[in-house]
RNA sequence: AUUAACAAACUGGGGUGUUUCCCGUCAAAGGGAGGCUGAGAUGAUACCCAUCGAACCUGAACAGGAUAAUGCCUGCGAAGGAAGUUUUGGACAAAUUCUA
Numbered sequence: 001a002u003u004a005a006c007a008a009a010c011u012g013g014g015g016u017g018u019u020u021c022c023c024g025u026c027a028a029a030g031g032g033a034g035g036c037u038g039a040g041a042u043g044a045u046a047c048c049c050a051u052c053g054a055a056c057c058u059g060a061a062c063a064g065g066a067u068a069a070u071g072c073c074u075g076c077g078a079a080g081g082a083a084g085u086u087u088u089g090g091a092c093a094a095a096u097u098c099u100a
Base pairs, nucleotide, nucleotide: 001096002095003094006089007088008087009086010084011050012049013048014047017036018035019034020033021032022031023030056081057080058079062075063074064073065072
């Protein structure tokens, strides 16, 4: 002289499907209570994710399998895209380098 991992703060990104019953309706829209998968299945001050990025989106009304059904599982696939900066702690540390 330089300041890593990690943690925190702030800021930002994202999804909300499927199905049964009931109410409602000419039929719908809409509302309520459950089942399935999931971190989350719509109101969130939640949950997940932020470049070391499989959160999530596109391909996709995709392919194969399973299921009561589904974006349920696997493949597609490290394919394409996708949101981050700062400060604080870490740190009077420790390590490395330079000079005397």
A computed fold for a 100-nucleotide RNA from a Cytophagales bacterium, annotated as TPP riboswitch aptamer (THI element). Model confidence (mean pLDDT): 76 of 100. It was read from a public genome assembly, where an Rfam model found it.